[in-house]
RNA sequence: UAACCAUCCCGAGCGGCUGAGAGAUCUGGCUCAUUGACGCCGCAGCAACCCGGAUACUGCAGACCUACCGAGUAGGGGAAGCACGUACCUGCCGGGUGCUACCGCCAGGACCGAUGGGAG
Numbered sequence: 001u002a003a004c005c006a007u008c009c010c011g012a013g014c015g016g017c018u019g020a021g022a023g024a025u026c027u028g029g030c031u032c033a034u035u036g037a038c039g040c041c042g043c044a045g046c047a048a049c050c051c052g053g054a055u056a057c058u059g060c061a062g063a064c065c066u067a068c069c070g071a072g073u074a075g076g077g078g079a080a081g082c083a084c085g086u087a088c089c090u091g092c093c094g095g096g097u098g099c100u101a102c103c104g105c106c107a108g109g110a111c112c113g114a115u116g117g118g119a120g
Base pairs, nucleotide, nucleotide: 001120004117005116006115007114008113013043014042015041016040017039021032022031023030025109026108027107028106029105044100045099046098048097049096050095051094052093053092055087056086057085058083059082060081064076065075066074067073068072104112
């Protein structure tokens, strides 16, 4: 830089600074905003994606023990290890991003946008 993939009606706000517009863009609506919105910073929170870890269970695998016995059968046992398995009021802990008015505010349009992952 970017093909491609997933998600975009769950959830989660306070303080400080700033000062006029803001909800991505166009049209039309609707809403937020000098009782300070939007934005920035701090803290707190949420839980979508990714990474790591622990625990329990399950599966694989079975060290080992006993008996019969003569290289297998039966019983017990349940360690180390592996799982690109499970934990559904989408389990727990930590981390990387993200997010914390309104369904991406709504309808229509546009090679539309946002976030995460991402071979090369």
Predicted 3D model of a 120-nucleotide RNA (SAM riboswitch aptamer (S box leader)) from Nesterenkonia sphaerica. Taxonomically the source falls in Nesterenkonia (Bacteria, Bacillati, Actinomycetes, Micrococcaceae). The coordinates come from a structure-prediction model, not an experiment, and the mean pLDDT is 77. Its Rfam family is "SAM riboswitch aptamer (S box leader)". Rfam links the family to the GO term regulation of gene expression.